[in-house]
This is a predicted structure of a 1480-nucleotide RNA (small-subunit ribosomal RNA) from a metagenome. It matches the Rfam family "Bacterial small subunit ribosomal RNA". The RNAcentral record of the sequence draws on SILVA. The prediction has a mean pLDDT of 84.

């Protein structure tokens, strides 16, 4: 710190996801120890048992119990028993009092609030106990409780009577202070005010205990501590919550409180808060502090610390220094529980514990030793605070599970090319050591003292002995991301965090082995930062990726020229206060380390307050003139409104001429027209636009805006420098203006024209086309407010290199028509720099800077619903989730495409010639049929293809019989002397069964060779897989093309090169250029053939000679012809023209041959998962008495049918017959086979010759030449069928070709459609081979005769360059869109129907406080009395909770049906889109 994921591949937007860190966790597998620490996040749900606040007898009065001690009393045994007031001590406490139950523990429901942090203020306040000082306590009465008694009650508990005490109650005296009210004087202050002094006048006090040490009591100050109030700032989301408030806001007297205050009340006033977010609504206890983060920040709010709030739910007061009180009281409600039915009781969110709820979270434990609270004078006594154990790997942190040695690299495992590798020094083994463990033995600190007191705990800790003995699991190995093989599985079962793995060779799923991480803990999951500059203050962006508002005017609000002066608010600095404490961080100490404790210290950016400095910003006053706006005189202009007005044209009418057609299309029709159209002249009516000027020209904010003329108006512009002095500049809500289409009311209406109607088109055609044709299109007056309203670019300012048009203007200058320079101001086009992802921008910026304002955060759902607002509607504006994807998207780049352009070439068209498609048959496939008709080939590139040849074999298929180390191949054991070969039986046949015949070598042990038998290793497979390959083969295509180094250019893929311009058959070649150079292809080098030369002549050949039987046969020869080898010959060399002076091209010459002479071998990268596992070869998989091997006989030859390649034909350019001529190129011994003879003939017979330029197949055929035949289904045609035959061969029935004679089909030149071919070629003749025993109309090859046309490239099909659009790269046989069906999810509308929540209005009104009243009641006081004062019960009335009603608001669940959305490998129906996507 980054990293995967969109794409064939790039770049960039942009989201998705990962790796880190952390939890109060939890769930899964595993689990040895110790320290420290956490431990109901869920139901603020119920709550059994126990325990959490009690204390003081030194406040009082009783009771009691122990001890002493005892007046008496009773029996009598007269000195003992029993009882026993009383006193004393010493203890216990129910009760009345004091203190304390408002801390301490608990939880986080309420609360968005002065509730909480911070910093002030209270001159508007209180404070037990505690400390300091001052002052003080004199004298009285009057009650009650306990207790006794009576009564009522189930209780629970009252209730009356009669009697007691206090530090408990109540006057009374004092009054230094205090405190009211009124008055002086004097000082502070920031407003109301405050203080100190002083006059009289009014009010209010006290408690005693006691061991005599102290402890208390009342008052006052003061002080401390604890609170109460008020205020600055700061504190979560919604505007789809914009209007809220009536005790509301103030104000004036009352009145309550410690205190201010509308707190509360009376009158009075109408005024408070709010876009700087009131009001509603959701949500949350806040913080120090944690967790992430480099920081800013973001989440969090457990534990521990402060603060609040609350104790079932609601309201309430009492008492008290303090409470509206957790273990206090009253009500009222909900639940529980007890009851004798009449009433009572009760609150665990206190510690344990128990239901429940949940993924989930602990003992109904020791203690008060220690700390710390309450009371007490003390001792002590309480303390479930707290200390501590006990549970859980929840978390941090420390330790171990062994250590050194040890190769025969062991046995097992995996695995493997069978060699070996790996686990692995890993174990065995040997020697150690003892952390932790067991077992004995010693044993604390915490307990700071005079002394006493330890729950933990016999713990920690130490010592000593044992013995390697009892301790390792977990996750992961495709990439991201360390770590890789075998096996199962076969889109199956599973994986998966994102990419995505899995359809038979899976490093991705399971197991195994190995190998990685981590570690007593590993992984998942869930949450939070973080990576995310992906909400950007630091630190983003808006022209094509999301994103500039359609524009202007302007409002609050932000920003704001130049200067000089004040002031200190922002700012900068300095010092004081605060910023708890813990905790982070730094440094020391301490626990054997470390977590963990501890002591220091910085920090704590932040608030308050005070000095002080004034550049900058404010802010106040003063001046300026450049920003800005006025004036003055110009020109420019489709601004804009208004009324006129003009000509061409289309329509209609009217009337003349004229007559059969207009009109319209790709072609038609629909329609018009003999009732006279359309054309064409004249005359008229209407109404909408304004040809040519005209221009990337004007003008306007923007929408827009075009004949002419007239009125009335706005803006810009240039001059000039009079005049104001910052008066600018953006602009949230707001107001205008806003094409077109659309709504209203009324007018008008020629053309054009949604809808709609007919023709066409088509599979359909609700549509392109064609003919009509209504609203509208025009006016005028409202509406509505939106467009790709675009310059996809918001406005203002400044600033930054040019060039070159255009518009309106102004100034110079020259000879003054006009040229040149120059300048403001607009509009365009080229380019620097700088930007930019790249396209591109570029002084009209998308450069460089400020200011302000609008927008945007993945694509989809959606500009959708819900809700408001606006409008007559139509809609518009503001505008969501929930679900679902992992990508959607911008620019380029490089292919492929294109019913895009450009150029060019091909027998591709076209010009010719002959065929195919009709007929017969052959042959090859499909389909069909069969037991089986084996199998493969499938557009072109399958189909007379594999097959250069199926009758048996061939063969792979069917039926049936046989055989199981096997028809072949190696090894191994046992017999035998064979094998071979001949014969017999037997069979459909192979198989079986029997007979004859019969080895070598030798060291005598054996070998050898062969065959038979036995057992296994194997053999065997034409069985599957061409999509696991090899190799070979088609294709495109003999088309010109496909690359590469090194250099340039570009972030980059990639490009240049190789484009251009020429030319060529070619990327052939020349020129030119950021390229220069190679490579593979083209060309050429090989072959045949065209011409000649030399050389050599047998079997070739014969000019001349000679000789013959007349045959180059002989002799002779090598001149011709031919054969073989070797050379020369063709190179644009030469000319002369085009051309650029090149390449090259045209045309000539000479030459057998001319511009590649001609043919042939020769196939570049790659493309089609082409073809082949049946040619071979092979990985894997299947089969083993079979898918293997063999044997008969069938089958590959099957037949309604279709296709394809052929052959004969159809006839006279023919056909038949007669005799005659002229080739090449092969082939031949299990061969060719000549002559002769036989057959009509296929042949047969007999064999000269010949392994071949010698013989022999073998006749060349069309041609020519004579004769026939006379146009017909024929002397054309030659299927089919019958006989008779011939050959091959084991054997021709199924199923061979070939003769003879006989019969004589269909065809009279073949419809859409197609195929070949460009010169010795088409066409047309016939000859040979190969395979082969035979069996070619097929294949290969030969020569013979030997044409016609090509003007040209518009169009078809192919192909190459170039360039262009592209949503396509599986690459158009691509992508892709909607309806409709079918499944499934979520939501939106619903007649409703059911919960809530939180206000209002009314009713009722407990408990209660306040008020009034108080005839009833009544201890202190006063009064002799009566009675009074003062108090109570009781009643009343304001307020009041819960609750009844009532309309309404918001929420949420739920609905019959409905709406559209979204997902969902092969459902229907079209083809809108993307290329001119075929109407852009």
């Nucleotide at each position: 710190a980054g990293a995967g994921u969109u794409u064939g591949a790039u770049c960039c937007u942009g989201g998705c996801u990962c790796a880190g860190g952390a939890c109060g966790a939890a769930c899964g597998c595993u689990g040895g120890c110790g320290g420290c620490g956490u431990g109901c996040c869920u139901a603020a749900c119920a709550c059994a048992u126990g325990c959490a606040a009690g204390u003081c007898g030194a406040g009082c009065g009783g009771a009691g119990a122990c001890a002493g001690u005892g007046a008496g009393u009773a029996g009598c045994u007269u000195g003992c028993u029993a009882u026993g007031a009383g006193c004393u001590g010493u203890u216990u406490u129910a009760g009345c009092g004091g203190c304390g139950g408002a801390c301490g523990g608990g939880u986080g429901a309420g609360u968005a609030a002065c509730g909480c942090g911070u910093g002030a203020g209270c001159a508007a306040c209180c404070u037990u106990u505690c400390c300091c000082a001052g002052a003080c306590a004199g004298g009285g009465g009057a009650a009650u409780a306990a207790c006794a008694c009576a009564c009522c009650g189930a209780a629970a508990g009252g209730u009356g009577u009669a009697c007691u005490a206090a530090u408990a109650c109540c006057g009374c005296a004092u009054a230094a202070g205090a405190c009211c009210a009124c008055g002086g004087u004097u000082u502070c202050a920031c407003a109301u005010g405050g203080g100190a002094c002083u006059g009289g006048g009014g009010u209010a006090a006290a408690a005693g205990a006691u061991u005599u040490a102290u402890c208390g009591g009342u008052u006052u100050g003061g002080g401390g501590u604890g609170g109460g109030c008020u205020c600055g700032c700061g504190u979560c989301c919604g505007a789809u919550u914009a209007g809220g408030u009536a005790g509301u806001u103030g104000g004036u007297g009352a009145g309550g409180u410690a205190a201010c205050g509308g707190c509360c009340c009376a009158c009075c006033a109408a005024g408070c808060c709010g876009a700087c977010g009131a009001u509603c609504g959701g949500u949350a206890g806040c913080c120090g502090a944690c967790c992430u983060g480099a920081g800013a920040g973001g989440g969090u709010g457990a534990u521990c610390g402060g603060c609040c709030a609350c104790a079932u739910u609601g309201g309430g007061a009492c008492u008290g220094a303090g409470a509206c009180a957790c273990g206090g009281c009253c009500c009222a409600a909900a639940c529980u529980c007890c009851u004798a039915c009449g009433g009572g009781a009760g609150g665990c969110a206190g510690c344990a514990g128990u239901g429940g709820g949940g993924a989930a979270u602990a003992u109904u434990g020791g203690g008060c030793a220690a700390u710390g609270g309450g009371g007490g004078g003390a001792a002590c006594c309480c303390u479930g605070a707290c200390c501590c154990a006990g549970c859980a790997a929840c978390g941090c942190c420390g330790c171990g599970u062994g250590g050194a040695g040890g190769a025969a690299g062991a046995a097992g495992g995996u695995u493997u090319u069978c060699g070996g590798a790996u686990c692995g020094u890993a174990a065995a083994c040997u020697c150690c050591u003892g952390u932790c463990c067991u077992u004995g033995g010693a044993g604390a600190c915490g307990a700071g003292u005079a002394g006493a007191a330890g729950a933990c705990g016999g713990u920690a800790u130490c010592c000593a002995a044992g013995g390697a003995g009892g301790a390792a699991g977990c996750c992961c190995c495709g990439g991201c991301u360390a770590a890789c093989u075998a096996c199962g599985u076969g889109c199956c079962a599973g994986c998966a965090g994102c990419c995505g793995c899995g359809g038979u060779a899976a490093u991705a799923c399971g197991u195994a082995g190995g190998g990685g991480g981590c570690a007593a803990g590993c992984g998942u999951u869930g949450u939070c930062c973080g990576g995310a500059a992906u909400a950007a203050u630091u630190g983003g962006g808006c022209g094509u990726a999301a994103a500039g508002g359609g524009c202007g005017c302007g409002u609050a609000g932000g920003c704001g020229g130049c200067u000089c002066g004040g002031u200190a608010a922002g700012u900068c600095u300095g010092g004081a206060g605060u910023g708890a404490a813990a905790g982070u961080c730094c440094u020391g100490c301490u626990u054997u380390u470390a977590a963990g404790g501890u002591g220091g210290g910085a920090a704590u950016u932040g608030c308050u307050u005070u000095g002080g400095a004034u550049a900058c910003u404010g802010u106040c006053g003063g001046g300026c003139u450049u920003g800005a706006g006025u004036g003055c005189a110009g020109g420019a202009g489709a601004g804009g409104u208004u009324a006129g007005u003009g000509g061409a044209a289309u329509u209609c009418c009217c009337a003349g001429u004229g007559u059969a057609g207009c009109g319209g299309u790709g072609a038609a029709a629909u329609g018009c027209g003999u009732a006279g159209a359309u054309a064409u002249u004249a005359g008229g009516a209407g109404g909408a636009a304004c040809a040519c000027c005209a221009g990337u020209g004007g003008c306007g904010a923007a929408g827009g805006c075009g004949g002419c003329u007239u009125a009335c108006u706005g803006g810009a512009c240039g001059g000039u420098a009079a005049c104001u002095g910052a008066c600018g500049u953006u602009g949230a809500g707001g107001c205008u203006c806003g094409a077109a289409a659309g709504c209203g009311u009324g007018g008008g209406g020629a053309g054009c024209a949604a809808a709609c109607a007919g023709g066409a088109u088509u599979a359909g055609a609700u549509a392109c086309c064609c003919u009509g044709g209504u609203a509208g299109u025009c006016c005028a007056c409202g509406c509505g407010g939106u467009a790709a309203a675009c310059g996809a670019u918001g406005a203002a300012u400044g600033c930054u290199a040019g060039g070159u048009g255009u518009c309106g203007g102004g100034u110079g200058a020259c000879a003054a028509a006009g040229u040149c320079a120059u300048u403001c101001g607009g509009u365009g086009c080229c380019g620097c720099c700088g930007c930019a992802a790249a396209c591109g921008c570029a002084u009209u910026a998308a450069g460089c800077a400020u200011u302000c304002c609008a927008c945007c955060u993945g694509g989809g759902g959606a500009g959708u619903a819900c809700g408001u607002u606006c409008g007559c509607a139509a809609g518009a504006a503001u505008g969501a989730a929930a679900c679902u994807c992992a990508a959607a998207g911008g620019a380029a780049u490089u292919g492929a495409c294109g019913g895009g352009g450009a150029c060019c070439c091909g027998c591709a068209c076209a010009a010719g010639c002959g065929g195919u498609g009709g007929a017969g048959c052959a042959u090859g496939u499909g389909g069909u049929u069969u037991a089986a008709u084996u199998c493969g080939a499938a557009g072109c590139a399958a189909c007379g293809c594999g097959a250069a040849g199926a009758a048996c074999c061939u063969u792979a298929c069917c039926a049936a019989g046989u055989c199981u180390u096997g028809a072949c191949a190696u090894c191994c054991c046992u017999c035998u002397g064979a094998c071979c070969g001949g014969a017999a039986c037997u069979u459909a046949a192979c198989c079986g069964u029997u007979c004859c015949u019969u080895c070598c070598c030798u060291u005598c042990g054996g070998g050898g060779c062969a065959g038979a038998g036995g057992a296994g290793a194997c053999a065997g497979g034409u069985g599957g897989u061409g999509c696991a390959u090899g190799g070979u083969u088609g294709u495109c295509g003999u088309c010109a093309g496909c690359u590469c180094g090194u250099g340039u250019c570009g972030u980059g893929a990639g490009a240049u090169g190789u484009u251009g311009g020429g030319u060529u058959a070619a990327g052939u070649c020349c020129c030119g250029c950021a390229a220069c150079g190679a490579g593979c292809g083209c060309a050429a080098c090989c072959c045949c053939u065209a011409u000649c030369c030399c050389c050599a002549g047998u079997a070739g050949c014969c000019a001349g000679c000679a000789u013959u039987u007349a045959a180059g046969g002989u002799g002779g020869g090598c001149a011709c012809u031919c054969u073989g080898a070797g050379g020369a010959g063709a190179c644009u060399g030469c000319c002369a023209g085009g051309g650029a002076u090149a390449a090259c091209c045209u045309g000539g010459a000479g030459g057998a041959a001319g511009g590649c002479g001609g043919g042939g071998a020769u196939g570049a990268c790659g493309u089609c998962a082409a073809a082949u596992c049946a040619u071979c070869a092979u990985g894997c998989c299947c089969c083993u008495u079979a898918u293997g091997a063999u044997u008969u006989g069938g089958g590959c030859u099957a037949c309604a049918c279709a296709c394809g390649u052929g052959c004969u034909a159809c006839a006279a350019u023919g056909g038949c017959g007669u005799g005659a001529a002229c080739a090449a190129a092969g082939g031949g011994a299990a061969g060719c086979g000549a002559a002769c003879c036989c057959g009509c003939g296929a042949g047969g017979g007999u064999g000269g010759g010949c392994a071949a330029a010698u013989c022999c197949c073998a006749a060349a055929a069309a041609u020519a030449a004579c004769g026939u035949c006379c146009c017909a289904g024929u002397u054309c045609g030659g299927a089919c069928u019958g006989u008779a035959g011939u050959c091959u061969g084991c054997a021709a029935c199924c199923c061979g070709a070939c003769u003879a004679c006989a019969c004589g089909a269909a065809g009279c030149u073949g419809g859409a459609a197609u195929c070949g071919c460009u010169a010795g070629u088409a066409a047309u003749c016939g000859c040979g081979g190969a395979u082969c025993a035979g069996a070619a109309u097929g294949c290969c090859g030969c020569g013979g005769u030997g044409a016609a046309u090509a003007c040209g490239u518009u169009c078809c099909c192919g192909g190459g360059u170039c360039u262009u659009g592209u949503a396509c790269a599986c690459a158009c046989c691509g992508c892709c869109c909607g309806u409709c069906a079918c499944a499934c999810c979520a939501u939106g509308g619903g007649a409703g129907u059911c919960a809530g929540u939180a206000a209002c209005g009314c009713c009722c009104g407990a408990a209660g406080u306040c008020a009034g009243u108080g005839a009833c009641c009544u201890a202190a006081c006063c009064g002799u009395a009566a009675g009074g004062a003062g108090g109570g019960a009781g009643c009343u009335g304001c307020c009041g909770a819960a609750g009844g009603c009532g309309g309404g608001a918001c929420c949420g669940a739920u609905g019959a049906c409905u709406g559209g959305g979204g997902u969902g490998a092969a459902g229907u129906c079209g083809u809108a889109a993307c290329a001119a996507g075929g109407u852009a």